[in-house]
Order: sequence, then C1' cells, then structure tokens
RNA sequence: AGCCCCAUCGUCUAGUCCGGCCCAGGACGCCUGGUUCUCAGCCAGGAGACUGGGGUUCAAAUCCCCAUGGGGCUA
Repeated sequence: AGCCCCAUCGUCUAGUCCGGCCCAGGACGCCUGGUUCUCAGCCAGGAGACUGGGGUUCAAAUCCCCAUGGGGCUA
C1' cells in the first nucleotide's frame, strides 16, 4: 500500500442471510421487593445496548458509501 472479516446492555451473545408486528430477545452480573433470625439460594419486578456520519426507502441493527477502532492475508 492492496484485499478480507469483525464492532449490539457492565460482560457474553441472538437477530443481519430474505429490511417490516410488540418495549431489539436471552444468559451472567446489578438494583428493588418477597421468602429467611441473617446470608446464600429461590420467586416476582426493574434499569441497561445497535462504533460515528451520510445515503437509499413509506420503513434500516439489517442494504449502500465514508470514517474510526480491532483482527487476518498478501506485497
């Protein structure tokens, strides 16, 4: 320098292939309440995310472009 892949709650991850309901789902963790003498466990509830910008579209986490970060291959 060229090419390819990846980026979603605090962590891990589903959803992207084939755009479309509802509050973007789940596990662990966290918070509140219940249970318990207390803790743990269990039960109920809650908060919490689409890397940034632009474009296409009635509608974008999903498609297109650019950028940023990470990984890989080639020279």
This is a predicted structure of a 75-nucleotide RNA (transfer RNA) from a Caldifarciminota bacterium. Rfam family: tRNA. By type it is a transfer RNA. The RNAcentral record of the sequence draws on ENA. Lineage of the source: Bacteria > Pseudomonadati > Caldifarciminota.